[in-house]
The prediction has a mean pLDDT of 83. The RNA shown here (transfer RNA) has 73 nucleotides and comes from a Candidatus Pacearchaeota archaeon. Rfam family: tRNA. From the family's description: Transfer RNA (tRNA) molecules are approximately 80 nucleotides in length. Lineage of the source: Archaea > Nanobdellati > Candidatus Pacearchaeota. The sequence was found in a public genome assembly.
RNA sequence: GGCUGCAUAGCUCAGUUGGCAGAGCGCGAGUCUCAUGAGCUCGAGGUCCCGGGUUCGACUCCCGGUGCAGCCA
Numbered sequence: 001g002g003c004u005g006c007a008u009a010g011c012u013c014a015g016u017u018g019g020c021a022g023a024g025c026g027c028g029a030g031u032c033u034c035a036u037g038a039g040c041u042c043g044a045g046g047u048c049c050c051g052g053g054u055u056c057g058a059c060u061c062c063c064g065g066u067g068c069a070g071c072c073a
Stems, first nucleotide, its partner, number of pairs: 001072007010025004019056001027043005049065005
């Protein structure tokens, strides 16, 4: 330098055909317990990497960029 994949909650990751952004763990509150943990219930937490484009509507499609990983040279 060329090619491919990935980027979504604090962490690990889903999100199928473009139409309300989610799960587990963690965190907070409650319940239970003498207390802690486990269990159960509820809750908070998001610029979907960035900038454009298409569309009535974009995490999703298109273009460019950034970062990470791999392959080729």